Glycine riboswitch aptamer from Yoonia sp., 102 nucleotides, folded computationally. It was read from a public genome assembly, where an Rfam model found it. It matches the Rfam family "Glycine riboswitch aptamer". From the family's description: This family represents the bacterial glycine riboswitch. Glycine riboswitches usually consist of two metabolite-binding aptamers domains with similar structures in tandem. The aptamers cooperatively bind glycine to regulate the expression of downstream genes.

RNA sequence: ACACGCCGACCGGGAGAGAACGGCCCGUCGCGAAAUCGUCAGUCCGUCGCCGAAGGAGCAACCGCCCCGGUCACUCUCAGGCAAAAGGACCGGUUGGGGUGC
Numbered sequence: 001a002c003a004c005g006c007c008g009a010c011c012g013g014g015a016g017a018g019a020a021c022g023g024c025c026c027g028u029c030g031c032g033a034a035a036u037c038g039u040c041a042g043u044c045c046g047u048c049g050c051c052g053a054a055g056g057a058g059c060a061a062c063c064g065c066c067c068c069g070g071u072c073a074c075u076c077u078c079a080g081g082c083a084a085a086a087g088g089a090c091c092g093g094u095u096g097g098g099g100u101g102c
Stems, first nucleotide, its partner, number of pairs: 002101003006097008018048001020047004025042001027040001029038002049082003055078001056076003062070003
């Protein structure tokens, strides 16, 4: 250098499911002299309904050093999520690090 595999960075792609309902506070907007009323959103509290592709957990098959352990995109939803944004397993591209073989 090359091949394989591991970890990281950047760029691009990236699904699913209620902008749910009720309440306190605060803010935006609209009518109005004002009170008020309505609208939208945020945090918090409560009530259900749902999603699985951060993470986590459980095992099937399989593998191993066979007490046990590893382990799926399967399963469960603790966490997370259910307009947009953010996040996002995974895929592609660029690149850095170190490991094994040669």

The coordinates come from a structure-prediction model, not an experiment, and the mean pLDDT is 77.